Overview:
A computed fold for an 86-nucleotide RNA from an uncultured Lachnospiraceae bacterium, annotated as transfer RNA. It matches the Rfam family "tRNA". Gene Ontology term of the family: triplet codon-amino acid adaptor activity. Rfam describes the family as follows. Transfer RNA (tRNA) molecules are approximately 80 nucleotides in length.

[in-house]
RNA sequence: GCCGGCGUGGCGGAAUAGGCAGACGCCCGGGACUUAAAAUCCCGUGGGGAGUGAUCCCCGUACCAGUUCGACUCUGGUCGCCGGCA
Numbered sequence: 001g002c003c004g005g006c007g008u009g010g011c012g013g014a015a016u017a018g019g020c021a022g023a024c025g026c027c028c029g030g031g032a033c034u035u036a037a038a039a040u041c042c043c044g045u046g047g048g049g050a051g052u053g054a055u056c057c058c059c060g061u062a063c064c065a066g067u068u069c070g071a072c073u074c075u076g077g078u079c080g081c082c083g084g085c086a
Base pairs, nucleotide, nucleotide: 001085002084003083004082005081006080007079010026011025012024019069028044029043030042031041032040046059047058048057049056050055062078063077064076065075066074
């Protein structure tokens, strides 16, 4: 230099012939149980805002553009990582 693959919460990772982003697990926080713990069970967990509350709104899939009513998904470019070839 050329070719291919990948990039999503704190972490692993799901969701793809374009249609509710964050399932599931881990970690973490709160609670139950216990004399106290461990184990187990329940609840919460992307960020911000409104509301007493139920709930609602905005932003968010490495970054920047494009296509589209609608993009994690398609197209172009950039960056990073991994692999192959030279």
Its mean pLDDT, the model's own confidence on a scale to 100, is 81.